[in-house]
Predicted 3D model of a 333-nucleotide part of an RNA (large-subunit ribosomal RNA, domain IV) from Candidatus Komeilibacteria bacterium RIFCSPLOWO2_02_FULL_48_11. Its mean pLDDT, the model's own confidence on a scale to 100, is 85. Its Rfam family is "Bacterial large subunit ribosomal RNA". Rfam links the family to the GO terms ribosome and structural constituent of ribosome.
Context: one part of a larger RNA
RNA sequence: CUCUCGUUUAGGAACUAGGCAAGACAGCGGCCGUAACUUUGGAAUAAGGCCUGCCUCCGUAGCUCCGCAAGGAGCGAAGGGGGCCGCAGCUAAAGAUCUCAGGCGACUGUUUAUCAAAAACACAGGUCCCUGCUAAACCGUAAGGUGAUGUAUAGGGGCUGAUGCCUGGCCAGUGUCCGAACGUUAAGGGGAGAGGUGCAAGCCUUGAACCGAAGCGCGGAUGAACGCCGGCAGUAACUAUAACUGUCCUAAGGUAGCAAAAUACCUUGUCGGGUAAGUUCCGACGUGCACGAAUGGCAUAACGAUCUGAGAACUGUCUCAACGAGUGACUUG
Numbered sequence: 001c002u003c004u005c006g007u008u009u010a011g012g013a014a015c016u017a018g019g020c021a022a023g024a025c026a027g028c029g030g031c032c033g034u035a036a037c038u039u040u041g042g043a044a045u046a047a048g049g050c051c052u053g054c055c056u057c058c059g060u061a062g063c064u065c066c067g068c069a070a071g072g073a074g075c076g077a078a079g080g081g082g083g084c085c086g087c088a089g090c091u092a093a094a095g096a097u098c099u100c101a102g103g104c105g106a107c108u109g110u111u112u113a114u115c116a117a118a119a120a121c122a123c124a125g126g127u128c129c130c131u132g133c134u135a136a137a138c139c140g141u142a143a144g145g146u147g148a149u150g151u152a153u154a155g156g157g158g159c160u161g162a163u164g165c166c167u168g169g170c171c172a173g174u175g176u177c178c179g180a181a182c183g184u185u186a187a188g189g190g191g192a193g194a195g196g197u198g199c200a201a202g203c204c205u206u207g208a209a210c211c212g213a214a215g216c217g218c219g220g221a222u223g224a225a226c227g228c229c230g231g232c233a234g235u236a237a238c239u240a241u242a243a244c245u246g247u248c249c250u251a252a253g254g255u256a257g258c259a260a261a262a263u264a265c266c267u268u269g270u271c272g273g274g275u276a277a278g279u280u281c282c283g284a285c286g287u288g289c290a291c292g293a294a295u296g297g298c299a300u301a302a303c304g305a306u307c308u309g310a311g312a313a314c315u316g317u318c319u320c321a322a323c324g325a326g327u328g329a330c331u332u333g
Stems, first nucleotide, its partner, number of pairs: 001328001003326006010319002014317001019314001029051004037042001039162001053084006062075005085089001090095001097312007104304002109121002125160007137146003163299004168229003173226002175222005182217003188211002193206005230248005257291001258288001269285005
């Protein structure tokens, strides 16, 4: 020096990407006490405070035994009085650190066996589409099977993801569904006509009109279908801004709500809070490079080995290192 442990003056996160690691308070017992918020269930062992040994006396609830009963005997939590010892009585061991604020996901659950446990997946709930039973969907060349010994309160598929409040505009494009008049359209039917050959009968080749399905064109519906949701000017009696006006384009020009956000380039935006000092954090603002409503929007108690910020307590994480125990390495044999 390595690894595994132990102790440490003063300070106490100054360490670090980050309190990682370690440590400490409290400990699933008893009594008291307990906030915001809340879906009234919770939050909650919230937080916080006190107690705890042994001896002895009093003593009650209750239990056991005897008894037909009345009652008697024994044990005895709780509670109360007195006393004993120690620095210390849950005397060892074991046995939650806590609080505040925010993001995400409602939750319990599931996952990359062997670098990811999560905000990913699932979920109950919501909604759309298909399916009338020889169901749809799926496996199989088929027979056959699953669906289901089920029958629309059933089965399959897509999206969303508890709950609360909600879910705006656009059907021009793409998709799906409905329609069937017309146009287009294959094989096939049809056969005007033309050509070859032959003396001819004939044979062969070619072939216009017309008939002719789905599809496509065409007409309509449809967004919890794929998706999309503008620009430029001017204008109010300080200035600034623009309720207002004009104009161009569009299928229609982003509604409610939220917002420098897991989304903001410029950007450490600006203001406020917290700090002596804060690119992080929280609250606002709105100039949203490039939020936005089931590719769901916003809020949300509870929950989380989740992520972010702050604090209390505590500490060798650190200032700054020291000493000790064991192990390895090392030296000698």